This is a predicted structure of a 346-nucleotide part of an RNA (small-subunit ribosomal RNA, central domain) from an uncultured bacterium. Its Rfam family is "Bacterial small subunit ribosomal RNA". The full RNA is in RNAcentral, with records from ENA.
Context: one part of a larger RNA
RNA sequence: CUGGGCGUAAAGGGCGUGUAGGCGGUCGCGUAAGUCAGAUGUUAAAGACCUGGGCUUAACCUAGGGGGUGCGUUUGAUACUGCAUGACUAGAGAGCAGGAGGGGAGAAUGGAAUUUCCGGUGUAGAGGUAAAAUUCGUAGAUAUCGGAAGGAACACCAGUGGCGAAGGCGAUUCUCUGGACUGUUUCUGACGCUGAGGCGCGAAAGCGUGGGGAGCAAACAGGAUUAGAUACCCUGGUAGUCCACGCCUUAAACGAUGGAAGCUAAGCGCCGGUACAUAAGUUUCGGUGCUGCCGCUAACGCAUUAAGCUUCCCGCCUGGGGAGUACGGUCGCAAGAUUAAAACUC
Numbered sequence: 001c002u003g004g005g006c007g008u009a010a011a012g013g014g015c016g017u018g019u020a021g022g023c024g025g026u027c028g029c030g031u032a033a034g035u036c037a038g039a040u041g042u043u044a045a046a047g048a049c050c051u052g053g054g055c056u057u058a059a060c061c062u063a064g065g066g067g068g069u070g071c072g073u074u075u076g077a078u079a080c081u082g083c084a085u086g087a088c089u090a091g092a093g094a095g096c097a098g099g100a101g102g103g104g105a106g107a108a109u110g111g112a113a114u115u116u117c118c119g120g121u122g123u124a125g126a127g128g129u130a131a132a133a134u135u136c137g138u139a140g141a142u143a144u145c146g147g148a149a150g151g152a153a154c155a156c157c158a159g160u161g162g163c164g165a166a167g168g169c170g171a172u173u174c175u176c177u178g179g180a181c182u183g184u185u186u187c188u189g190a191c192g193c194u195g196a197g198g199c200g201c202g203a204a205a206g207c208g209u210g211g212g213g214a215g216c217a218a219a220c221a222g223g224a225u226u227a228g229a230u231a232c233c234c235u236g237g238u239a240g241u242c243c244a245c246g247c248c249u250u251a252a253a254c255g256a257u258g259g260a261a262g263c264u265a266a267g268c269g270c271c272g273g274u275a276c277a278u279a280a281g282u283u284u285c286g287g288u289g290c291u292g293c294c295g296c297u298a299a300c301g302c303a304u305u306a307a308g309c310u311u312c313c314c315g316c317c318u319g320g321g322g323a324g325u326a327c328g329g330u331c332g333c334a335a336g337a338u339u340a341a342a343a344c345u346c
Base pairs, nucleotide, nucleotide: 003318004317005316006315007300008299012314014201015200016199017198021194022193023192025088026087027086028085030083031082033081034080035077036076037075038074039073040072041071042070049065050064051063052062053061054060091191092188093187094186095184096183097182098181103177104176105175106174107173108172109171110154115149116148117147118146119145120144121143125136126135162169163168206247207246208245209244210243211242215241216240220236221235222234223233258313259312260311261310262309263308266291267290268289269288270287271286272285273284275282276281295302296301319346320345321344328339329338330337331336
C1' cells in the first nucleotide's frame, strides 16, 4: 500500500466530439503469452524455526536438519484472458417507408404596444406618491383623432407540452441543414462502451472595431424618506441591452444526481409513432410527469427516468480557517480565467 466515499454533510468535470489507454457479444479450431501443475537450478554465511551438544543454568556459543517468497531452465494442462483464423446475429451501424418538433443558420414579411415628430379638436392642468416634491404645461401640455418615423419584443395559442449534448430555443413564410422516434427485418458482421491530453460549443455581464438606439436602465444628477440614507420610493439619465465581426470562458452552467449496459412489483396521466379493433378500448416501442412495493438511505427522501442489485471507463473528495489566495506556468487587449501551495492558527 491493498480504504471509504461523491442528491442535501468534503466531493460529478458546464456540455459534446474524439486520440492514447482501459474494458468488451455468441460458436468452432489452432497457439500456449498471461494462468495452473510437476521436475530441476539458484535463493552465500550469519539470523529465524526444529533436534542435539558446550560453559553449574540462562543469556551466549556450537553441530546437524528442515523450510523459504522470488527468478531462470524444462515437461505438461487448456477452463478463463490474450494472439491467429473461420463462422454467427441478439450489440452497433446502414437501407427502405413514415409521422412529430420554439433543434440550428440565413432571408423576407406582419400586427398590437411604447416613444418621438407633423396636423386637427380642445383648455388648465398633467404626471407621480403612503403623502409629496423634483419634472412637463398658456411658446397650448395631459386627453382625443389622423398621418409619419424608428427600434426592440413577439399577447392569446401555452401545457410538471415539444426540441436540443449542454448553454438554450416561442409571430409568420421561404431556402439550406443537424438529431431523435416508429415500422420493416433488406444489408454489413462486434464495426462496440468509456475516454487522460487535444479540439469544438458554451447564459448573463464585460472587452475591441464599426453600426444602431424606441423602451428599459448600472454609473450619475435631482426630489423625497431618515438621526443619517452614498439605499429602498419618485423625476430624469449615460454605458449597456440590439446588429455584424472578433475576444472573454465564467454561473445556484442544478436533477446541486458523469457516461454506457443488464436485471428488479404495480397503479394513474400527458406527448410522438405502431398493431388489432374501429364504438369504447387494448397491444407494443420511444419520451415526459405523478403515486407507490422490494431494496437502499443518517434522515429527508429515491424507487424501471433509482439514490435498488451488478459490470466497465472517466472526473472528483480526504477536518475548519489561511485560500480557490500567494508564487510560478499557460491563456487573455484588459477585466481576469485556469493550474495551485505553504507558514501560521483552531